Notes:
This is a predicted structure of a 345-nucleotide part of an RNA (small-subunit ribosomal RNA, central domain) from an uncultured prokaryote. Its mean pLDDT, the model's own confidence on a scale to 100, is 86.
Context: one part of a larger RNA
RNA sequence: CUGGGCGUAAAGCGCGCGCAGGCGGUUUGAUAAGUUGGGAGUGAAAUCCCGAGGCUUAACCUCGGAACUGCUCUCAAAACUGGUAGACUAGAGAUUGGUAGAGGAUAGUGGAAUUCCUAGUGUAGAGGUGAAAUUCGUAGAUAUUAGGAGGAACACCAGUGGCGAAGGCGACUAUCUGGGCCAAUACUGACGCUAAGGCGCGAAAGCGUGGGGAGCAAACAGGAUUAGAUACCCUGGUAGUCCACGCCGUAAACGAUGAGUGCUAGUUGUCGGGACAUUAGUUUCGGUGACGUAGCUAACGCGUUAAGCACUCCGCCUGGGGACUACGGCCGCAAGGUAAAACUC
Numbered sequence: 001c002u003g004g005g006c007g008u009a010a011a012g013c014g015c016g017c018g019c020a021g022g023c024g025g026u027u028u029g030a031u032a033a034g035u036u037g038g039g040a041g042u043g044a045a046a047u048c049c050c051g052a053g054g055c056u057u058a059a060c061c062u063c064g065g066a067a068c069u070g071c072u073c074u075c076a077a078a079a080c081u082g083g084u085a086g087a088c089u090a091g092a093g094a095u096u097g098g099u100a101g102a103g104g105a106u107a108g109u110g111g112a113a114u115u116c117c118u119a120g121u122g123u124a125g126a127g128g129u130g131a132a133a134u135u136c137g138u139a140g141a142u143a144u145u146a147g148g149a150g151g152a153a154c155a156c157c158a159g160u161g162g163c164g165a166a167g168g169c170g171a172c173u174a175u176c177u178g179g180g181c182c183a184a185u186a187c188u189g190a191c192g193c194u195a196a197g198g199c200g201c202g203a204a205a206g207c208g209u210g211g212g213g214a215g216c217a218a219a220c221a222g223g224a225u226u227a228g229a230u231a232c233c234c235u236g237g238u239a240g241u242c243c244a245c246g247c248c249g250u251a252a253a254c255g256a257u258g259a260g261u262g263c264u265a266g267u268u269g270u271c272g273g274g275a276c277a278u279u280a281g282u283u284u285c286g287g288u289g290a291c292g293u294a295g296c297u298a299a300c301g302c303g304u305u306a307a308g309c310a311c312u313c314c315g316c317c318u319g320g321g322g323a324c325u326a327c328g329g330c331c332g333c334a335a336g337g338u339a340a341a342a343c344u345c
Stems, first nucleotide, its partner, number of pairs: 004317003007300002012314001014201004021194003025088005031082001033081002035077008049065006091191001092188002094185006103177007110154001115149007125136002162169002206247006215241002220236004258313006266291011295302002319345003329338003
């Protein structure tokens, strides 16, 4: 290189945007770069292969043929690919009218609950557990009533419901704003798909600066348990969790399943539209679930949301360990991220 693979055996980048590159709808003309056919030149000799001959044979040598699958030139073909000139509308976009939604950002508002503070009532316990104790309480706790403060999260609605590329998003209101879907269309006319590098987004934890701090809670302290108990249980409790700005760039970032397109039985639930009947319903687009045919699969299972049948492009894998490590580089404030080989079995 060919070849084989990537749901669970090794293997889909966490996700997107996108330059180069690769690939690319229907149709007409001319072209002839690729492509195909014919011819010519060249492709040294030796070697290799075939046939014959010479050394007693063989190795070896000699002669003849074939081959040298290539390159160049020339004549021709025009289906396909390409470039070129034109046309088209089924891809893509656009316009108009609707529509659902925890999609995003900012500002404001609200009630329930926990904690704390103040005041009232009130008295000896409360709390906690398997049982206890540490702990709180006669300096009046727990309970209960009223008022206040502050922070965080938004019960019910709530649903294999919705939205988003992924991470993710859930009280209410306003402003700004992205995307989707449906119906209609007299517009553009292939403007498309994928995407190495690159750029951006990216849970939690962590880091920097400044705020904030109710509850929870790594670390830590104490009480238990235990042979021990650096744990599980209990009482406390600091970072952190929250906000602003800036880093980090990783996750079982999972559907462990890359993106796009076409084709291939059905049944059933649900969400958002349209059409027809409007009583049930029927039908058509777009999502999201359950089962299941063919087919696929080592099996499990997948099965129009494919892991089926095909095409295009990218990423990745190649026995276990060494190693998710070392060195150097790059990135980072740091933590660290990215990421080999020798060797060995």